[in-house]
RNA sequence: UCCCGGGUAGCGUAGCCUGGUAGCGCACUAGCCUGUGGAGCUGGAUGGGCGGGUUCAAAUCCCGCCUCGGGAC
Numbered sequence: 001u002c003c004c005g006g007g008u009a010g011c012g013u014a015g016c017c018u019g020g021u022a023g024c025g026c027a028c029u030a031g032c033c034u035g036u037g038g039a040g041c042u043g044g045a046u047g048g049g050c051g052g053g054u055u056c057a058a059a060u061c062c063c064g065c066c067u068c069g070g071g072a073c
Base pairs, nucleotide, nucleotide: 001072002071003070004069005068006067007066010026011025012024013023020056028044029043030042031041032040049065050064051063052062053061
């Protein structure tokens, strides 16, 4: 320098091709329950790497950049 893959909640991970409510597990938290705690039940907060474009609408499509992993020379 070139090619491929990844970046989504505190952590892990799906959805992206085919645009239309951002989901799951653990963790956190409130209530219930309990002698206390844990477990269990019900609810809640927290999220799209950055910038731009297209669109009524972008995690998703397009462009540039940053960053991580792998490969080629």
This is a predicted structure of a 73-nucleotide RNA (transfer RNA) from an archaeon.
Rfam family: tRNA. The family's RNA type in Rfam is transfer RNA.
The sequence is in RNAcentral, with records from ENA.
The prediction has a mean pLDDT of 80.